Transfer RNA from a Tepidisphaeraceae bacterium, 83 nucleotides, folded computationally. The prediction has a mean pLDDT of 81. It matches the Rfam family "tRNA". Rfam classes the family as a transfer RNA. RNAcentral holds the sequence, with entries from ENA.

RNA sequence: GGCCUCUUGGCGGAAUUGGCAGACGCGAUGGAUUCAAAAUCCAUUUCCCAAAAGGAGUAUCGGUUCAAGUCCGAUAGAGGCCA
Numbered sequence: 001g002g003c004c005u006c007u008u009g010g011c012g013g014a015a016u017u018g019g020c021a022g023a024c025g026c027g028a029u030g031g032a033u034u035c036a037a038a039a040u041c042c043a044u045u046u047c048c049c050a051a052a053a054g055g056a057g058u059a060u061c062g063g064u065u066c067a068a069g070u071c072c073g074a075u076a077g078a079g080g081c082c083a
Base pairs, nucleotide, nucleotide: 001082002081003080004079005078006077007076010026011025012024019066027045028044029043030042031041032040046056047055048054059075060074061073062072063071
């Protein structure tokens, strides 16, 4: 230098072929249980906003579409193959 793959909450990782984003697990916080723990069970767990309604959010920026994590382009990062 050329080509290919990947990038989603704190972490791993789903999203069924474009149609409710974050299922499920881990971790964390609070609670139940216990003399106290462990184990187990319950609830909560992206951000903004008075906290209700609402809005934003899938590496970044654009595009296509009624609708994009998914398709297209550029950029950035990581991994691999070739030279």